[in-house]
Context: one part of a larger RNA
RNA sequence: UGACGGGGGCCCGCACAAGCGGAGGAACAUGUGGUUUAAUUCGAUGAUACGCGAGGAACCUUACCCGGGCUUGAAUUGCACUCGAAUAUAGCGGAAACGUUAUAGCUAGCAAUAGCGAGUGUGAAGGUGCUGCAUGGUUGUCGUCAGCUCGUGCCGUGAGGUGUCGGCUUAAGUGCCAUAACGAGCGCAACCCUUGUCUAUAGUUACUAACAGGUCAUGCUGAGGACUCUAUGGAGACUGCCAUCGUAAGAUGUGAGGAAGGUGGGGAUGACGUCAAAUCAGCACGGCCCUUACGUCCGGGGCCACACACGUGUUACAAUGGGGGGUACAGAGGGCCGCUACCACGCAAGUGGAUGCCAAUCCCGAAAGCCUCUCUCAGUUCGGACUGGAGUCUGCAACCCGACUCCACGAAGCUGGAUUCGCUAGUAAUCGCGCAUCAGCCAUGGCGCGGUGAAUACGUUCCCGGGCCUUGCACU
Repeated sequence: UGACGGGGGCCCGCACAAGCGGAGGAACAUGUGGUUUAAUUCGAUGAUACGCGAGGAACCUUACCCGGGCUUGAAUUGCACUCGAAUAUAGCGGAAACGUUAUAGCUAGCAAUAGCGAGUGUGAAGGUGCUGCAUGGUUGUCGUCAGCUCGUGCCGUGAGGUGUCGGCUUAAGUGCCAUAACGAGCGCAACCCUUGUCUAUAGUUACUAACAGGUCAUGCUGAGGACUCUAUGGAGACUGCCAUCGUAAGAUGUGAGGAAGGUGGGGAUGACGUCAAAUCAGCACGGCCCUUACGUCCGGGGCCACACACGUGUUACAAUGGGGGGUACAGAGGGCCGCUACCACGCAAGUGGAUGCCAAUCCCGAAAGCCUCUCUCAGUUCGGACUGGAGUCUGCAACCCGACUCCACGAAGCUGGAUUCGCUAGUAAUCGCGCAUCAGCCAUGGCGCGGUGAAUACGUUCCCGGGCCUUGCACU
């Protein structure tokens, strides 16, 4: 100087408290450990691993295992030599890779040769093999916490200190005052995006108040530029005004005005550094190792195993509910090997037609809600696992190992021990919708979108984490 203390003081955070809903018990989904296995590829392991890399494991992917092939090799390319146009079609062996056979089949040039392909030799190959404790790059975390430093000066023999401390204040090392310090940098804030109000401009594919036409009905049509909306520019919020407190910074208010009030809400943005944190399997790269194999191609299997243990979720245990019928309202996205209105068939998954749309034009499209009927507290008209049968779709191919539909079957489960998690407002809870990946899908995951819409916060004694000052110290 730091670190640490079951030392002290001050302060903050869904940290506690006050509340609401969960996890821990059940079934299933998924990840992990363990075990098993020919292989169950590899990595991630307190917080900061465990629906994580993986935003799609039937083949492929794929790195693993078994078996069958290749060795300048799957791909790209230089040189030399040999052979053949390239290429197309067909047959045979084979699980395929691969091996093998037949037929057809050039251009320019007199020619050598060149174009294109195959082979041989050679120079470059290849490695998801090891080391993240040799590295770059990227990332997590403390933490969006308010800190971390520098120049000059001053103090100290020096390490170092001061500044950065003190008082008040702030979300903030944010400011004000004081001051051997005066200034500055990286952080904070602001500048950026989005959302909430108004306004100008512009109206098509969006809109429809007035006028007119038309329909069973509909902005359907003429038309309009008002409104909504779209997308560009601008305005607006600054403790600016008032009152009280205060030297000031600032704080307070059933204040005014205002769409919005004290950072308006949300996002992006992550200082110096810590954890020899993570990643050599995204990529790059030093060193080491393999080179008829640790490279590479193919078929099949495995990554999906299952006495068990844990994490994260989904569905429930019901009446604020289940089932039947009727009826209403979104936003954000996606669409040509695509989304498909509408019609027919089918109980349905779906199939066959058909039409619009490269889309503010056409299409994909809500559920909870509301109205009504029924069930009456039961392992049930709750719950849907598991199993049997019959099918649909994708795809060379659903046996290992896909999703979906219909009929039947109808398990556990009656609110969950110790313990533990999230959340302070359009939030929690609850309801559905979309997208990426993608042939299909094991998505209950991830990322977004809107609908309905709460309760509680006395307070900072205590638990956890953090910041500043100070004190002790056997550690540095």